[in-house]
Context: one part of a larger RNA
RNA sequence: GGAUGAACGCUAGCGGCAGGCUUAACACAUGCAAGUCGAGGGGCAGCGGGUCCAGCAAUGGAUGCCGGCGACCGGCGCAAGGGUGCGUAACGCGUGAGCGACAUGCCCGUGACCGGGGGAUAACCGAUGGAAACGUCGCCUAACCCCCCAUAUGAUUAUCCAUCGCAUGUUGGAUGAUUGAAAACCGUGGUGGUCACGGAUUGGCUCGCGUCUGAUUAGCUAGUCGGCGGGGUAACGGCCCACCGAGGCGACGAUCAGUAGGGGUUCUGACCCCACAAUGGAACUGAGACACGGUCCAUACUCCUACGGGAGGCAGCAGUGAGGAAUAUUGGUCAAUGGGCGGAAGCCUGAACCAGCCAUGCCGCGUGCGGGAAGACGGCCCUACGGGUUGUAAACCGCUUUUGUGUGGGAGCAAUAAGGGUGUCGGGCACACCUGAUGAGAGUACCAUACGAAUAAGCAUCGGCUAACUCCGUGCCAGCAGCCGCGGUAAUACGGAGGAUGCGAGCGUUAUCC
Numbered sequence: 001g002g003a004u005g006a007a008c009g010c011u012a013g014c015g016g017c018a019g020g021c022u023u024a025a026c027a028c029a030u031g032c033a034a035g036u037c038g039a040g041g042g043g044c045a046g047c048g049g050g051u052c053c054a055g056c057a058a059u060g061g062a063u064g065c066c067g068g069c070g071a072c073c074g075g076c077g078c079a080a081g082g083g084u085g086c087g088u089a090a091c092g093c094g095u096g097a098g099c100g101a102c103a104u105g106c107c108c109g110u111g112a113c114c115g116g117g118g119g120a121u122a123a124c125c126g127a128u129g130g131a132a133a134c135g136u137c138g139c140c141u142a143a144c145c146c147c148c149c150a151u152a153u154g155a156u157u158a159u160c161c162a163u164c165g166c167a168u169g170u171u172g173g174a175u176g177a178u179u180g181a182a183a184a185c186c187g188u189g190g191u192g193g194u195c196a197c198g199g200a201u202u203g204g205c206u207c208g209c210g211u212c213u214g215a216u217u218a219g220c221u222a223g224u225c226g227g228c229g230g231g232g233u234a235a236c237g238g239c240c241c242a243c244c245g246a247g248g249c250g251a252c253g254a255u256c257a258g259u260a261g262g263g264g265u266u267c268u269g270a271c272c273c274c275a276c277a278a279u280g281g282a283a284c285u286g287a288g289a290c291a292c293g294g295u296c297c298a299u300a301c302u303c304c305u306a307c308g309g310g311a312g313g314c315a316g317c318a319g320u321g322a323g324g325a326a327u328a329u330u331g332g333u334c335a336a337u338g339g340g341c342g343g344a345a346g347c348c349u350g351a352a353c354c355a356g357c358c359a360u361g362c363c364g365c366g367u368g369c370g371g372g373a374a375g376a377c378g379g380c381c382c383u384a385c386g387g388g389u390u391g392u393a394a395a396c397c398g399c400u401u402u403u404g405u406g407u408g409g410g411a412g413c414a415a416u417a418a419g420g421g422u423g424u425c426g427g428g429c430a431c432a433c434c435u436g437a438u439g440a441g442a443g444u445a446c447c448a449u450a451c452g453a454a455u456a457a458g459c460a461u462c463g464g465c466u467a468a469c470u471c472c473g474u475g476c477c478a479g480c481a482g483c484c485g486c487g488g489u490a491a492u493a494c495g496g497a498g499g500a501u502g503c504g505a506g507c508g509u510u511a512u513c514c
Stems, first nucleotide, its partner, number of pairs: 001514004006510005013365006019358002021323001026321003030318003035076003040073002043069002047067003050063005083276003092211008102203002107199007115149005125138005154179009164169001184191003212258003219249003224246004229241003261273003278299005301312004329355001331354003337351001338349004368399004378390005404451006413441001419435006425428001458503005463484003469498005479486002
């Protein structure tokens, strides 16, 4: 000198873009962050409407009849998105291969099928326990809930044939045996359901190479290493088990200890992968989890309790306490982008988009411009009736209006949905085009106009390094200091003043890296 997620001191006009708990993966009050579908179902608690009854009316009652819909059964989603970096030195990550050892909901393509029968249960109703959380018993009922039979190219198995290959083997075919499917809804051509094959995508597993420090860590290892047989898994495998053998790793650094999430690009970010969800363990459901806002167990902590028993998990967004030099609002909207559900309308979305706070950083703009010498007054300095300097600086004259204040106008982000119209084809709730609602931000950005130099400059330094010098005070005191060093009576080095130099809405200091 450059840099930073910075902090501290003094100072501070505006805008754009970015950034914002580096410490306690410490503890958390409160609200919100994952729902949706009535075009799967039985229904009708609440809301609106209709009809009926009573009443002069107000109103009250009845009725699922309609719009809809709490709770309930069922489906899909909740494994994504969002957070954090505890653990991990590892096939965790990166890169390149392999699976002849595998899975894949939703999506796409191809072929085929959707016949018959049965069962339960929640809600509701009745009874009942408990302070609560939450139950228990009985009766009834539906489905795209569950089960059985039939059929089926599939699977398993036995025999046979053919084919190909890098070994285990692959692929195709024939025959026999065993075994495996399905669901309807809207209402008139669609959405679904089942089986099989293929694709796409995503994932699982294996291997080569690369991946921090310490030898003041030199030996480590019993499911350890291998085999045979089984179990388990989507799948290979000591992954697990029985038996048998005695191996396996290591100075090319095993083991142990410490530290650390990894990659990428020059760096940072976006981005990709991994791990975790109070701590430890476990499985269930599911295409997918051993599951942040699911379940169970144990532990610590907090809370409620009628003392019998219960409830909880912000490393989601805000916010609180604590820790700390230090890090923001308990904001708005689904308008756009994206996600979930739905035929759609739509609903949900602290993802996202915006706004708020902070000079934390980068960039941009301004705090005026021109003229003006009696070189004014004042300050400071000197060799002092005089000079020098502050200094064209001010006053004064003219000009401008960025910014500011007032007034007026005012975006882009909106593409489309429903609906309507036209066209295309293979004629549909299809596709293309035209038309046609919707804006949180926001009356914001921006534009016009009026006014008036008006609203706007500091900080550090001045002995050398290093740009910038004098006076006064102090007297090895008080103090300064990055290094050398200043200060003991004329200190350009301390403190103040005048002046100067540097940078400038910042300037210095501290910390860390280069």